[in-house]
RNA sequence: CGUGCGGGAGAGUCCGGUGGUCCGCCCACCGGCGCCGAAGGGGCAACUCCUCCCGACAACCUCUCAGGCAUCCGGACCGCACG
Numbered sequence: 001c002g003u004g005c006g007g008g009a010g011a012g013u014c015c016g017g018u019g020g021u022c023c024g025c026c027c028a029c030c031g032g033c034g035c036c037g038a039a040g041g042g043g044c045a046a047c048u049c050c051u052c053c054c055g056a057c058a059a060c061c062u063c064u065c066a067g068g069c070a071u072c073c074g075g076a077c078c079g080c081a082c083g
Base pairs, nucleotide, nucleotide: 001083002082003081004080005079006078007077012033014032015031016030017029018028019027020026034069035068036067040065041063042062043061048056049055
C1' cells in the first nucleotide's frame, strides 16, 4: 500500500415537474431553496526541516468545487486476518 470481515457520525425521505408504477405507497431523473463534512480536492497556522531569506510539510482546522442530507450504497478513522 492492497484485499476481506466488523464498527463507523452529521445534515430536508423539503417543494414543484417528468417518467416508471399495481396510477396508493415507492423509485429514478430535472429544477429551486435550505443544510452537512468523515470519499476526493483546495487553503493556511503550529510543530518539524532549512546558516539566513525564500520555502517545504500536513490535519477529523478551514472552503464547500465535488460528494452527501429516509433506506441501501458510500464513508475519514479504528480493530482483526492475509498478501